[in-house]
Context: one part of a larger RNA
RNA sequence: UUGGGUUUAAAGGGAGCGCAGGCCGUCCGUUAAGCGUGCCGUGAAAUGUACCGGCUCAACCGGUGACUUGCGGCGCGAACUGGUGGACUUGAGUGCGUACGAGGAUGGCGGAAUUCGUGGUGUAGCGGUGAAAUGCUUAGAUAUCACGAAGAACUCCGAUUGCGAAGGCAGCUGUCCAGUCCGUAACUGACGCUAAUGCUCGAAGGUGCGGGUAUCGAACAGGAUUAGAUACCCUGGUAGUCCGCACGGUAAACGAUGGAUGCCCGCUGUUGGCGAUACAGUGUCAGCGGCCAAGCGAAAGCGUUAAGCAUCCCACCUGGGGAGUACGCCGGCAACGGUGAAACUC
Numbered sequence: 001u002u003g004g005g006u007u008u009a010a011a012g013g014g015a016g017c018g019c020a021g022g023c024c025g026u027c028c029g030u031u032a033a034g035c036g037u038g039c040c041g042u043g044a045a046a047u048g049u050a051c052c053g054g055c056u057c058a059a060c061c062g063g064u065g066a067c068u069u070g071c072g073g074c075g076c077g078a079a080c081u082g083g084u085g086g087a088c089u090u091g092a093g094u095g096c097g098u099a100c101g102a103g104g105a106u107g108g109c110g111g112a113a114u115u116c117g118u119g120g121u122g123u124a125g126c127g128g129u130g131a132a133a134u135g136c137u138u139a140g141a142u143a144u145c146a147c148g149a150a151g152a153a154c155u156c157c158g159a160u161u162g163c164g165a166a167g168g169c170a171g172c173u174g175u176c177c178a179g180u181c182c183g184u185a186a187c188u189g190a191c192g193c194u195a196a197u198g199c200u201c202g203a204a205g206g207u208g209c210g211g212g213u214a215u216c217g218a219a220c221a222g223g224a225u226u227a228g229a230u231a232c233c234c235u236g237g238u239a240g241u242c243c244g245c246a247c248g249g250u251a252a253a254c255g256a257u258g259g260a261u262g263c264c265c266g267c268u269g270u271u272g273g274c275g276a277u278a279c280a281g282u283g284u285c286a287g288c289g290g291c292c293a294a295g296c297g298a299a300a301g302c303g304u305u306a307a308g309c310a311u312c313c314c315a316c317c318u319g320g321g322g323a324g325u326a327c328g329c330c331g332g333c334a335a336c337g338g339u340g341a342a343a344c345u346c
Base pairs, nucleotide, nucleotide: 004317005316006315007300008299012314014201015200016199017198021194022193023192025088026087027086028085029084030083031082033081034080035077036076037075038074039073040072041071042070049065050064051063052062053061054060091191092188093187094186095184096183097182099180100179103177104176105175106174107173108172109171110154114150115149116148117147118146119145120144121143125136126135162169163168206247207246208245209244210243211242216240220236221235222234223233258313259312260311261310262309263308266291267290268289269288270287271286272285273284274283275282295302296301319346320345321344328339329338330337331336
């Protein structure tokens, strides 16, 4: 390279938007670039090749033909691809109507708990563990009652529930922003799909500056345990955990399953619409689950939410270790991230 693959064996980019590129619906006309076909020109000789001939044969040599799969030109054809003109509505989008949701941003409010403070009651312990000790406590703790303060998180409802592209999102409520389903079929008329580079978003932890600090709690200190115990357990406790602005850009960022479109038996539960209804039972569209036919798969399993049958586009894989390391480059305040080898070895 051809070929084969990517749930779990190596392999789907964390996610979206989107330029270039690749690919692209139905019908009619036209064009003839691709495509097919005929002819013309050219495609040096030698070599190779078919036949004939010359050296006694052969090697070798001579002659003739085909070939030279190519390029250019002139005609012809028009199914397909492309170009171009026109038309269409089912793809895509818009409008209108009714809904839906922990979707996002930003204000306001609420109760329980926790800790702290003040005061009351009250007295000798509390706390903690496998057992203890460190720790707190007669300067009155723990317990209990009242009042006050602060910060963070929202019990029940709550559910293989809902929403979001992913990360993710949960007390109540206001404002603003966005989305989706369904119904309708009024409008546009292929306006589409994918997407290298690029841009944006991106849990937790981390970083810079400013605030805040109730709880929990890396580091750290002490007490235990132990042969030791730089741990597991206990008592404390700084950064952090929270907010604002900025950076960073990684995760088992998982469905370990890229996106889009079409096609292919069923049963069952549930969420949101719409329809027909008589309370039951029921139809349809979009989602979220369970079980299975065919098919697929090495199997486990997947199975209209495919890992089935196909098409288009992107990303990625090519034995283990060395190694996601070294070097270089790019990014970053740093931490580090991205890209990413080889020697050697089995």
RNAcentral holds the full RNA, with entries from ENA, Greengenes and SILVA. A computed fold for a 346-nucleotide part of an RNA from an uncultured bacterium, annotated as small-subunit ribosomal RNA, central domain. The prediction has a mean pLDDT of 86. Rfam family: Bacterial small subunit ribosomal RNA.